[in-house]
RNA sequence: UUUCCCCGUCGUUCCGUCGCUCCGCACGUAAGUGCGGUGAGGAAAGUCCGGACAACGCAGUGUGCCGCACUACCUAACGGGUAGCGUCUUGCCCUUCGGGGCGAGGCAGAGCAAGUAUCGCAGAAAAUAACCGCCUCGACUUCGGUCGCGGUAAGGGUGAAAAUGUGCGGUAAGAGCGCACGGUCGCUUUGAGCAAUCAAGGCGGCGGAUAAACCUUGCGGGUUGAAAUGUCACGUAAACCGACGCGGCGGCUAAGGUCGCCAAAGAGUUACACGCUCGAUGUCGGAGGGUAGGCAGCUACAUCCCGUCCGUGAGGGCGGGAGCAGAUAAAUGACGGAAGCGCACCUCGGUGCGUACAGAAUCCGGCUUACAGACGGGGAAACGAU
Repeated sequence: UUUCCCCGUCGUUCCGUCGCUCCGCACGUAAGUGCGGUGAGGAAAGUCCGGACAACGCAGUGUGCCGCACUACCUAACGGGUAGCGUCUUGCCCUUCGGGGCGAGGCAGAGCAAGUAUCGCAGAAAAUAACCGCCUCGACUUCGGUCGCGGUAAGGGUGAAAAUGUGCGGUAAGAGCGCACGGUCGCUUUGAGCAAUCAAGGCGGCGGAUAAACCUUGCGGGUUGAAAUGUCACGUAAACCGACGCGGCGGCUAAGGUCGCCAAAGAGUUACACGCUCGAUGUCGGAGGGUAGGCAGCUACAUCCCGUCCGUGAGGGCGGGAGCAGAUAAAUGACGGAAGCGCACCUCGGUGCGUACAGAAUCCGGCUUACAGACGGGGAAACGAU
């Protein structure tokens, strides 16, 4: 210098004409008019996760269902983030060849050593391992071997993976069968650390993989979701059809009646059961009738900016300053010109084309995805110079 990757910041500007939302002021009975101010994003997106807020018959118990899963911390909370631990992959370096160190990246990172299930191709066999080979014994033999009963996981072969690695002993041949040094798993002791975990020692084991397979363990979850919900106004059918139900006891009353308790068709309540609640101008279903307007919720706050302190960091404390969209069929725009930037052509200064992704709808914190280009920081590779 070029290319690539990661992180962060920004992500067009100006002028003219016309037009729109909301707010304020003035005028107007009103409709409205005039003036001034105001008006999208880093993702407003996907609606994936978490909360605020709200409603529900305060939501109980059991079963089910769903979610999460190393540790500590941050946070209102989280499946998010920060820092660490472990593990895997990869590059470089060192090595006593066992391994170790440093850097970068990934990890749905509890348990398969509780049970069950599954394991393509190849292979004899994928977990109840004898295909070749090796060995004892027996039979036969043309003396080369062949066959049979067994033993054997050392060797070969297959595979991503083959039953703890190397060596010595041992044996008919072999084998953790025994031993030494390791590897790994569980328990345990000591030390370091808040912890995950690490180091050293002891004892015991050697059990292939898969839990985004069932499952087990631990923890968490009431349901719904701004079409929440409250309120004002307007309107309608307490009508019609069908099914079921309208029961019992007691008090008062002269009676009609009325009050209370129990029950009841059915209904609501988280998927189910229990429980709870509603239930006599009854309950459920059907077909149909009406309305579909206003206001609140609605934007002021886990808000933003600056400084400072604490913390490795996410973040937190304190001080100062700022006010920053609220539409409802949905405003935030259209046209013209200029500048900037990029690309192409080329008479080297002009011409032409383009100007990313995208568009608030209750709000907030995250995650994920989309994004022309510019700037800053860091890293890697290649080339060049010293």
Predicted 3D model of a 386-nucleotide RNA (Bacterial RNase P class A) from a Saprospiraceae bacterium. The coordinates come from a structure-prediction model, not an experiment, and the mean pLDDT is 78. It was read from a public genome assembly, where an Rfam model found it. Rfam family: Bacterial RNase P class A. It is annotated as a ribozyme.